[in-house]
RNA sequence: UCGUGCUAGACGGGGAGGUAGCGGUGCCCUGUACCCGCAAUCCGCUAUAGCGGGGUCGAAUUCCCGAUUGAGGGAGUGUUGUCUCCGAGUGAUCGGUGGUGAGAAGUGGUGAUGAUGGUCAGGUCCCGCGCAAUGGGAACCUGUCAACCCCGUCAGGACCGGAAGGUAGCAGCGGUACACAGACCUUCCCAUGUGCCGCGGAUUCACCUGGCAGGAGCUAACCUCAUCGUUGGAGCCGGGGGCACCUUUCGAGAUCGGGUGCACGA
Repeated sequence: UCGUGCUAGACGGGGAGGUAGCGGUGCCCUGUACCCGCAAUCCGCUAUAGCGGGGUCGAAUUCCCGAUUGAGGGAGUGUUGUCUCCGAGUGAUCGGUGGUGAGAAGUGGUGAUGAUGGUCAGGUCCCGCGCAAUGGGAACCUGUCAACCCCGUCAGGACCGGAAGGUAGCAGCGGUACACAGACCUUCCCAUGUGCCGCGGAUUCACCUGGCAGGAGCUAACCUCAUCGUUGGAGCCGGGGGCACCUUUCGAGAUCGGGUGCACGA
């Protein structure tokens, strides 16, 4: 160095969870990697930490060690970034919106068919009176109306009287008071959410209309500013979550380097 037969070892590993701890079953990652049985109210073990049975490979592509790289998982009150949700948090800032006040550069409106301001007159408004209208009441008018205690006339009957005659008087008839009803012509009284009505007065603060003199502004809708509210959009503050990045931890896989036994024969 070659051949044969063995042995150690290998035939998957890792993360989280769980556990006193380790490994497994179940989840996830890696990616191809013998089979059967057991097992989450678990199963098997104890630092040499799955157990039992069977099979294959076997000292190297395959086993062991180291370095580099590294899928993925865990942890973090990280003055990190970003997205999102919540707050009956905020009102200093930027907005939305309402009120009040001021301004007049611009837009608009109005003004030489004459603005603001001035002056005069009238009106709106207020008071009194009148008139009218409307409503109510009374009178006037018409009708009805008293068993008796209203009037007139009083048949019959009654009473007084010797008689003549007289007296009271029911019904009936006529009328009337109170009252009721009607009518609305006239008169009077009262009232008024009444009036393109009239007269007088008051008010000149406001508004409107007109006259006079005069001759260029006036207004404030938009706008600007101030202030007082309101809203809670943006922002800010506080809290929760996702993702990314960062730090740390475990780490499959890959690449590179190194290491590895016994017997016999040639």

Bacterial large signal recognition particle RNA from Candidatus Latescibacteria bacterium 4484_7, 266 nucleotides, folded computationally. The organism belongs to Candidatus Latescibacterota, within Bacteria. It was read from a public genome assembly, where an Rfam model found it. Of the family's consensus pairs, 94% are formed in the model. The prediction has a mean pLDDT of 75. Its Rfam family is "Bacterial large signal recognition particle RNA". Rfam classes the family as a non-coding RNA gene. For this family Rfam cites "Prediction of signal recognition particle RNA genes" (Regalia et al., Nucleic Acids Res, 2002). Clan: SRP clan.